RNA sequence: UUCUUAUCCAGAGAGGUGGAGGGACUGGCCCUUUGAAGCCUCGGCAGCGGACUUUUUUAAGUACUGUGCCAAUUCCAGUAGCGUAAGGCUAGAAGAUAAGAA
Numbered sequence: 001u002u003c004u005u006a007u008c009c010a011g012a013g014a015g016g017u018g019g020a021g022g023g024a025c026u027g028g029c030c031c032u033u034u035g036a037a038g039c040c041u042c043g044g045c046a047g048c049g050g051a052c053u054u055u056u057u058u059a060a061g062u063a064c065u066g067u068g069c070c071a072a073u074u075c076c077a078g079u080a081g082c083g084u085a086a087g088g089c090u091a092g093a094a095g096a097u098a099a100g101a102a
Base pairs, nucleotide, nucleotide: 001102002101003100004099005098006097007096008095013042014041015040016039017038021031022030023029025078026077027076028075043070044069045068048066049065050064051062052061053060054059074094079091080090081089082088
């Protein structure tokens, strides 16, 4: 990088550094000099894999370990179908994360 499977309406931020961007892409709409991204430290959330515990064992739990995450539903939409006076609903695509495979 590609493929497969699962999940994505819950949850969780302070300090330092830095100095203008960020929210994948496009459009919208937001966040941001009352300080963006990146990096560092500490903290937290979650519970996918490993480990461990337990007579719900195709389960539950712990949070030790490998990841991940800590504005807004994946911020909303993008394609298709259905539908409303308007707002919408369902499935998917794309993306993200984990595990496995090539």